[in-house]
RNA sequence: GUCAGCCAGGCAAUCGCGGUCCGUUAACGCGGACCGAGGAAAGUCCGAACUCCACAGGGCAGUGUGCCUCGUAACGCGAGGGAGGGGCGACCCUACGGAAAGUGCCACAGAAAACAUACCGCCUCCACUAAACCGGAGGUAAGGGUGAAAAGGUGCGGUAAGAGCGCACCGCGCGGCUGGUAACAGGCGCGGCACGGUAAACCCCACACGGAGCAAGGUCAAAUAGAAAAGCGAUUGAGGGCGGCCCGUCCGACGCUUUUGGGUAGACCGCUAGAGCCCUGGAGCGAUCCAGGGACGAGAUGAAUGAUUGCCGUCUCUGCUCCGCAGAGAAACAGAAUUCGGCUUACGGCUGAC
RNA sequence: GCGCCCGUAGCUCAGUAGGAUAGAGCGGCGGUUUCCUAAACCGCAGGUCACAGGUUCGAAUCCUGUCGGGCGUA
Repeated sequence: GUCAGCCAGGCAAUCGCGGUCCGUUAACGCGGACCGAGGAAAGUCCGAACUCCACAGGGCAGUGUGCCUCGUAACGCGAGGGAGGGGCGACCCUACGGAAAGUGCCACAGAAAACAUACCGCCUCCACUAAACCGGAGGUAAGGGUGAAAAGGUGCGGUAAGAGCGCACCGCGCGGCUGGUAACAGGCGCGGCACGGUAAACCCCACACGGAGCAAGGUCAAAUAGAAAAGCGAUUGAGGGCGGCCCGUCCGACGCUUUUGGGUAGACCGCUAGAGCCCUGGAGCGAUCCAGGGACGAGAUGAAUGAUUGCCGUCUCUGCUCCGCAGAGAAACAGAAUUCGGCUUACGGCUGAC
Repeated sequence: GCGCCCGUAGCUCAGUAGGAUAGAGCGGCGGUUUCCUAAACCGCAGGUCACAGGUUCGAAUCCUGUCGGGCGUA
C1' cells in the first nucleotide's frame, strides 16, 4: 500500500438531570430501587412498516430504474457471475438497454462535421515551349494540413497515380453450431463494409410507481360570533375524496371556496420488543435462509442522558540513578425525537491476512 | 421533526434545450472639470459562477455528493 474484523477507555465515590415502579402525603412534595445515545443517532438520498384519504379504479401526462442470475417484506440495496476499464501488484472501479425508428446538436478551425468532400499534394491528357513552370479538362484520396472527432486498421499485391480494386490477419455485420439457467464466450460459414460522436439532448423499448406524512391520525379539555366581505351552487348537481388533466365511481346541500379580523395553541393515546440482536448446528461459493437456545425494556417535547475527584489502562513529550521509574499532557466525529432495512457523508484507534 | 426552494462582482440582478474574453446598474479607485465639493464625462480594477467529483471535444448551464441560507407545515 490493499482487504477484512473489532473498539469507541474501565471501575469507584459525590453532586445533578429525564423516566418507570414502590412507599409516604389531603396535595405540592419527599425517600428508595432500577433504567437512560450512535457507528454513524447526521444528510433526509432510496425502500418499507404504520396512519388517513375510497379495500386505491381506467387512460394521458409525469417520475424513477436499466448487463445477467439470485437474495430480500421491499429497494435505486446486497451477493455471485459476464463485459469493459485502472493498478507493477495485493486488489479496485463502472449511470453497463437502444445511435441500421425518428428529430436535434457537433462552436472555432477546416475543402468537407454526415445525401460526403478536395486546400496543398499525386497522376493522366490537351495547349504552349528546347524542356519545365503557369493555364485548361479529368482521375484520385495513399501523403500533408485542420480539428475532440475526417467515412474501417496493418501488410502484400495491384495501378498512370490511387482506392476493399484483389488477398491474408484484425475489426464490423448477418446466419447456424457448441458450452452456459442467463448475461456471454468459443469456433464455423457468408458479406467488401452498408454503421462518425452525443440518449447525465429530445426520444424509443422493458419494468415499476395513487397521494400525503406521527406537526400522520384519534380522544378529551379550552376558546367564540358559528364575525365581516366577495364569489359559486340547488339534483339539469357547486364542491370534496392532499401533485396535473380527462373518464368512471363514492360522498354531497342553512352548503362550499377565497380574503380580512379574532380565539385556543394544553393533556392523553399513537410511543417504543423489533421483517431487530447474540450463540450453536445445518443448507448455500455467497448475499441469505432454516432449526434450537439465550439476552435485551431511553421515550423526552424550548426537549434529560452531565460534571468533579481518585485509581487503573492506552498514546505522546521531557527528565533520571535508563530491562524501569517520575512528571506533564492528549484521547476524534458527533447528540435519539414514530419505527425498521439500506446508501452516502464526517471521524480517532487497535488487530489480522495479503 | 417533516416537506420544499435558492446560492453568479461589495449590493441588486441578467445570462439556463452546453460553444470559449461571464455581462448590466449601483457602489469603489484614478483622471478631466471646479477656489473646494457634488453632479457630469472618461478610464480602470473587482468573479475559481457556494464547494468537490463525473458526463461531454467543451459545463455558470446536465448528473451526483457536500456546505450555507430561506420558506411552508399542528